[in-house]
């Protein structure tokens, strides 16, 4: 995210039994590493012992394009068609912070202006609008793990220092709104599913 059944309800909620995708434990392999741990793959499990704390940012939100399970239709079986959780690419654009370059101010090597770059974001809601924020970006801290090289030490990863981990969920998360959604529906397209839906 969704199928069936049941209950409530008034357009969604809950329970049970499932299905697809994502995350994750363990083992083995693989890449690279000093190691911790990490990348990728295979197998086999689990569903929590696992969203750490404080501060800060809220901007861009666009134009094109490539995939897609389950499910629905259909069939002897398929294929085609449909819906769609979601996986992405090119160009453009973007807040704070970071790196670099150039200028200005000022003496505190600090502030400020402009440009470029990397990461990340946007694109990617139910067509969408607006506010807020985090499980997102940034800074610091905390906990645990590692130690080849460097400094200290008689020595111990012991201190400094360096590295790593703290899951996924934002393809709208909390909300307000809405022409969307909900009930019944004309016409049109269609094998059907479905798409689109005027006037109400």
């Nucleotide at each position: 995210a969704u199928g069936g059944c049941a209950a409530u309800a008034u357009u969604a909620u809950u329970g049970c039994c499932g299905u697809g995708g994502g995350c994750u434990g363990c083992a083995c392999a693989u890449g690279a590493g000093g190691a911790a741990a990490c990348u990728u793959g295979u197998g086999u499990g689990u569903g929590a012992u696992u969203a750490c704390c404080u501060u800060u940012c809220a901007a861009a939100u666009u134009c094109g394009g490539g995939g897609a399970a389950c499910c629905c239709u259909g069939u002897u079986a398929a294929a085609u068609g449909g819906c769609a959780a979601u996986c992405c690419c090119g160009a453009g654009c973007c807040a704070a912070g970071c790196u670099c370059u150039a200028g200005g101010a000022a003496u505190a090597u600090u502030c400020u202006u402009a440009g470029a770059g990397a990461a990340g974001g946007u694109g990617u809601a139910g067509a969408g609008a607006c506010u807020u924020u985090a499980u997102g970006g940034a800074a610091g801290g905390c906990a645990c793990c590692c130690u080849a090289a460097c400094a200290g030490g008689u020595a111990a990863a012991c201190u400094g220092a360096g590295g790593g981990u703290g899951a996924a969920g934002a393809g709208a998360a909390a909300g307000u709104c809405c022409a969307g959604a909900c009930c019944a529906c004309a016409a049109a397209c269609u094998a059907a599913a479905g798409u689109c839906g005027g006037a109400u």